A computed fold for a 352-nucleotide part of an RNA from an uncultured organism, annotated as small-subunit ribosomal RNA, central domain. Its mean pLDDT, the model's own confidence on a scale to 100, is 88.
Context: one part of a larger RNA
RNA sequence: CUGGGCGUAAAGCGUGCGUAGGCGGUACGGAGCGUCGCCACUGAAAGCACCCGGCUCAACCGGGUGAGGUGUGGCGAUACGACCGAACUGGAGGCAAGGAGAGGUGUGCAGAAUUCCGGGUGUAGUGGUGAAAUGCGUAGAUAUCCGGAGGAAUGUCGGUGGCGAAGGCGGCACACAGGUCUUGACCUGACGCUGAGGCACGAAGGCGUGGGGAGCAAACCGGAUUAGAUACCCGGGUAGUCCACGCAGUAAACGAUGUCGGCUCGGUGUAUCGUGGUGGCAACACCAUGGUGUGCCCAAGCUCACGCGGUAAGCCGACCGCCUGGGGACUACGAGCGCAAGCUUAAAACUC
Numbered sequence: 001c002u003g004g005g006c007g008u009a010a011a012g013c014g015u016g017c018g019u020a021g022g023c024g025g026u027a028c029g030g031a032g033c034g035u036c037g038c039c040a041c042u043g044a045a046a047g048c049a050c051c052c053g054g055c056u057c058a059a060c061c062g063g064g065u066g067a068g069g070u071g072u073g074g075c076g077a078u079a080c081g082a083c084c085g086a087a088c089u090g091g092a093g094g095c096a097a098g099g100a101g102a103g104g105u106g107u108g109c110a111g112a113a114u115u116c117c118g119g120g121u122g123u124a125g126u127g128g129u130g131a132a133a134u135g136c137g138u139a140g141a142u143a144u145c146c147g148g149a150g151g152a153a154u155g156u157c158g159g160u161g162g163c164g165a166a167g168g169c170g171g172c173a174c175a176c177a178g179g180u181c182u183u184g185a186c187c188u189g190a191c192g193c194u195g196a197g198g199c200a201c202g203a204a205g206g207c208g209u210g211g212g213g214a215g216c217a218a219a220c221c222g223g224a225u226u227a228g229a230u231a232c233c234c235g236g237g238u239a240g241u242c243c244a245c246g247c248a249g250u251a252a253a254c255g256a257u258g259u260c261g262g263c264u265c266g267g268u269g270u271a272u273c274g275u276g277g278u279g280g281c282a283a284c285a286c287c288a289u290g291g292u293g294u295g296c297c298c299a300a301g302c303u304c305a306c307g308c309g310g311u312a313a314g315c316c317g318a319c320c321g322c323c324u325g326g327g328g329a330c331u332a333c334g335a336g337c338g339c340a341a342g343c344u345u346a347a348a349a350c351u352c
Base pairs, nucleotide, nucleotide: 004323005322006321007306008305012320014201015200016199017198021194022193023192025088026087028085029084030083033081034080035077036076037075038074039073040072041071048066049065050064051063052062053061054060091191092188093187094186095184096183097182098181099180104176105175106174107173108172109171110154115149116148117147118146119145120144121143125136126135162169163168206247207246208245209244210243211242215241216240220236221235222234223233258319259318260317261316262315263314266297267296268295269294270293271292272291273290274289275288276287277286278285279284301308302307325352326351327350334345335344336343337342
């Protein structure tokens, strides 16, 4: 290099945007670069194929013929790829009219609950557990009522329901602004797909500076349990959790399933948009049907099996990433990045 793979055996980059590159719709004309054919020259020998021959055979060796390969020149072909020209609308994008949504950012507001503070009522317990104890409480707790402060999170609705590229997103209102779907088929006319590097986003935890701090709670301190108990249970409790700005860049970042396109029986839910119909004054309900999304069950097929099965792990194509026995090792060294913690890239000896 050829070859085999990547849901669970090793293997899909956490996700997107996009550079180079690779790949690229329909029909026509041109030219003839790739491509193909013929001719000439070139193409050492050995090797290879066939035929003949020499060692008793063979291997081996000798002879003959041919093929294969490169380049140059000439003539020719034009399907496919590339190029040039002009065109098309099915891919892609735009426009118009509608729609759904916890998609994002900012500002303001609301109610319930916990805690704390002040006051009232009231008296001996309360809290906690398997049982207890530590703790809190006669300096008046717990319980209960009124008032106040402050922070965080938004019950019901709520749903294998919705939105987002992923991470993720849930009270209400407003402002700004993103994506997407449906219908029309009006406009552009291949403008496309993928994407090494690169850039951006990226849960939790962590770091820096400054705020904030109700509840919860690593560490830590007590009480229990126990042979012990650096735990599980209980009482406390600081970082942190929250906000602003900056850094970090990881994950069972999972559908353990890269992105895009085409093709391939059915059944049944659900969300949303369109069309037709039935009932109804209407809201709406139901039936049929066309999209888009999201579930379940299955034909064929695939799969070692489990299972997947129009949301494919089926049948094909394009491009990228990745794997190559276990341990050593998500390590060492080097390099890049980082304030640090560390992250990314990534071996070998040795061993089974």